[in-house]
Context: one part of a larger RNA
RNA sequence: CGAUGCUGAAGGAACUAGGCAAAUUGCACUCGUAACUUCGGAAGAAGAGUGACCUCUUUUAAGGCAACUUUUAAGAGGUGGCACAGAGCAGGGGGUGGCGACUGUUUAUUAAAAACACAGGGCUCUGCGAAGUCGUAAGACGACGUAUAGGGCCUGACGCCUGCCCGGUGCUGGAAGGUUAAUGAAAGCUGUGCAAGCAGUGGACUGAAGCCCCAGUAAACGGCGGCCGUAACUAUAACGGUCCUAAGGUAGCGAAAUUCCUUGUCGGGUAAGUUCCGACCCGCACGAAUGGCGUAACGACUUCCCCGCUGUCUCCAGCAUCGACUCA
Numbered sequence: 001c002g003a004u005g006c007u008g009a010a011g012g013a014a015c016u017a018g019g020c021a022a023a024u025u026g027c028a029c030u031c032g033u034a035a036c037u038u039c040g041g042a043a044g045a046a047g048a049g050u051g052a053c054c055u056c057u058u059u060u061a062a063g064g065c066a067a068c069u070u071u072u073a074a075g076a077g078g079u080g081g082c083a084c085a086g087a088g089c090a091g092g093g094g095g096u097g098g099c100g101a102c103u104g105u106u107u108a109u110u111a112a113a114a115a116c117a118c119a120g121g122g123c124u125c126u127g128c129g130a131a132g133u134c135g136u137a138a139g140a141c142g143a144c145g146u147a148u149a150g151g152g153c154c155u156g157a158c159g160c161c162u163g164c165c166c167g168g169u170g171c172u173g174g175a176a177g178g179u180u181a182a183u184g185a186a187a188g189c190u191g192u193g194c195a196a197g198c199a200g201u202g203g204a205c206u207g208a209a210g211c212c213c214c215a216g217u218a219a220a221c222g223g224c225g226g227c228c229g230u231a232a233c234u235a236u237a238a239c240g241g242u243c244c245u246a247a248g249g250u251a252g253c254g255a256a257a258u259u260c261c262u263u264g265u266c267g268g269g270u271a272a273g274u275u276c277c278g279a280c281c282c283g284c285a286c287g288a289a290u291g292g293c294g295u296a297a298c299g300a301c302u303u304c305c306c307c308g309c310u311g312u313c314u315c316c317a318g319c320a321u322c323g324a325c326u327c328a
Base pairs, nucleotide, nucleotide: 001323002322003321004320005319006318007317008316010314011313014312019309027051028050029049030048031047036041038157052079053078054077055076056075057074058073061070062069063068080084092307093306094305095304097302098301099299100298104116105115120155121154122153123152124151125150126149132141133140134139158294159293160292161291163224164223165222168221169220170217171216172215173214174213177212178211179210184205188201189200190199191198192197225243226242227241228240229239252286253283264280265279266278267277268276
């Protein structure tokens, strides 16, 4: 000096990216227990008390014919110690946000999460030799199932909801029309033949799906405007004009896991707060199953605050063991 333990005056998070680590708490019983809530919870909430031993009184249970033995609980009084759940084992607690409903799953060996899954919701395909999948096929799975079933895709408990746009792309439908291949094929032309004919050329016309075209469809892929003016202070604009669009963002939320400017502004918390909480709305660039907004419970998730606690720190010190170092 290092590792692992232990102790520490006064202070008590001043440490630090962050209370990381450590400390606190810890058991049983009794009392007591808030907001909120899906009435189940939250909850061991929080918080308080008792606990050793002796004596007395009452008492529970089992065994025994009985005497009694063992045992349970409560009350009263007392004794000793620094300390009575005396060692060891053995929850720190509370409050506010974000995200995800939850229990689960995951990167075997740097990520456990807000990612995946999930019950629930929706769309769509499929009538059974089903759709779909594997296979050249036979065949198999689907399923010894049958639309309350099976496949695909999206969303993700629950509550309140889920607005407008079908112009583009996709999908579905459409006895017309246009375009469109092989095929079939008329006239005409050429060769040959006395001729019938044969061969060739020619290509009107015929001719499917698809595409064009016409509709429908957004819990399909997706999209959801600009400029100018206007109210008797000012400011602002309920209102008006105009251009463009398929339609111009509804409800709700909003400096947000989204806000560049930005440490926005105001309020709260602190002596002091780029974080946090509540508001405002000027949303660079939220927004409704690529779901929107809430939400009790839950979380080795994440932000902030408080109480307790402490060598994290002010500021380090000492002890123990094992190393390091020196000698043999």
Molecule: large-subunit ribosomal RNA, domain IV
Organism: Alphaproteobacteria bacterium